A computed fold for a 349-nucleotide part of an RNA from Kokia kauaiensis, annotated as small-subunit ribosomal RNA, central domain.
[in-house]
Context: one part of a larger RNA
RNA sequence: UUGGGCGUAAAGCGUCUGUAGGGGGCUUUUUAAGUCCACUGUCAAAUCCCAAGGCUAAACCUUGGACAGGCGGUGGAAACUACCAAGCUGGAGCAUGGUAGAGGCAGAGGGAAUUUCCGAUAGAGCGGUGAAAUACGUAGAGAUCGAAAAGAACACAACGACGAAAGCACUUUGCUGGGUCGACACUGACACUGAGAGACGAAAGCUAGGGGAGCGAAUGGGAUUAGAUACCCCAGUAGUCCUAGCCGUAAACGAUAGAUACUAGGUGCUGUGCGUAUCGACCUGUGCAGUGCUGUAGCUAACGUGUUAAGUAUCCCGCCUGAGGAGUACGUUCGCAAGAAUGAAACUC
Repeated sequence: UUGGGCGUAAAGCGUCUGUAGGGGGCUUUUUAAGUCCACUGUCAAAUCCCAAGGCUAAACCUUGGACAGGCGGUGGAAACUACCAAGCUGGAGCAUGGUAGAGGCAGAGGGAAUUUCCGAUAGAGCGGUGAAAUACGUAGAGAUCGAAAAGAACACAACGACGAAAGCACUUUGCUGGGUCGACACUGACACUGAGAGACGAAAGCUAGGGGAGCGAAUGGGAUUAGAUACCCCAGUAGUCCUAGCCGUAAACGAUAGAUACUAGGUGCUGUGCGUAUCGACCUGUGCAGUGCUGUAGCUAACGUGUUAAGUAUCCCGCCUGAGGAGUACGUUCGCAAGAAUGAAACUC
């Protein structure tokens, strides 16, 4: 390589857009490149195989024949792939009428709580723990009331919604992306996947400028302990927040790539249609799109999965090939750095 695989054993890129490429709906026509059939040329001799013959036999030798396959020529076939031309509407899309939503960006506003500060009342503790102590407090703490300031986060919250993923929630305004349902007007295969490439990408971290209430790596102190560079307690810097850049990684998980079709049910929820019922809301049947639970067949090593497949099939991409060495070394690319990406071997078992 072939083959076999990728939920948990090694293995699905973090997610999407998309170039080349690959494979690709239905009907009719053309051509005949692939494909198939017939005839034919050639593929030296020797060798191999078959038959006959010659050495007393065999090995060996001689003569004749052939299989299989490659390349070419001529003449045909036209189902399939491909090509040409014309059409179709089921895939896909545009338009149209509704509709749900923490989808995104920006502006404005809000209340509860916390901390700090000021004023008042009052007068000895408070705080913390398994128990304590450090800490705070007669220079008036803690507690209660009133006024002010600041920053961060938003009860209701659901097995709910939305988003490609990361993610997204106080209220409201503006701008804006996507989905879905209905009717059926339009285009007419425009579709799928996607090597490279590009875009987005939690937290932490980095650069510059702001901000800093609470929390809190580092650090200091108090405990615990044989020790305690920890777990517990009191403080507390970076950070956490905002703006502009960088980084590009996560158990980035459904540990399950994407698309299409088919294959028992039952029962919730979300959005939206149709029927029944009705003044209306309930009730009840059913379609589409999503999101859950349970479960048949099947699959699976088992666990489990099971119309949201890990079932049955097709297409395309990525990835795996004993454990360690090692996601290391070297080289290259990217980065301010931290590092990221690509990625071995010797050797050992």

Record summary
The organism belongs to Kokia, within Eukaryota.